[in-house]
Predicted 3D model of a 99-nucleotide RNA (Glycine riboswitch aptamer) from uncultured Granulosicoccus sp. Its mean pLDDT, the model's own confidence on a scale to 100, is 76. Of the family's consensus pairs, 90% are formed in the model. Rfam family: Glycine riboswitch aptamer. From the family's description: This family represents the bacterial glycine riboswitch. Taxonomically the source falls in Granulosicoccus (Bacteria, Pseudomonadota, Gammaproteobacteria, Chromatiales).
RNA sequence: AGUUAGUGUAGGGGAGAGAUUAACGCGCAGUUUUCUGAGCGUUGACGCCGAAGGAGCAACACCCAGGAAACUCUCAGGCAAAAGGACCCUACGCACUAA
Numbered sequence: 001a002g003u004u005a006g007u008g009u010a011g012g013g014g015a016g017a018g019a020u021u022a023a024c025g026c027g028c029a030g031u032u033u034u035c036u037g038a039g040c041g042u043u044g045a046c047g048c049c050g051a052a053g054g055a056g057c058a059a060c061a062c063c064c065a066g067g068a069a070a071c072u073c074u075c076a077g078g079c080a081a082a083a084g085g086a087c088c089c090u091a092c093g094c095a096c097u098a099a
Stems, first nucleotide, its partner, number of pairs: 001097002006094008018046001020045007028037003047079003053075001054073003060066001
């Protein structure tokens, strides 16, 4: 000095699927002594999604082993908003030094 590939941080973009239901708890409002209503949280039931993570496999190879994904599975995670989010872009570092 540079960026084929790697990694970190910041900013921007970023899909899909029940604001389902039951029980319990929390506090709020109305009512007036006992109930109702929506909201939040936890646990369960049924139904779904895949783009955190995870797992599986083809060609290849063939002694063993290895071996990709945005494919498949759905353990985890998620299904109003928020948060998260593979991946993309920009900037700045770290690392590296192929041509």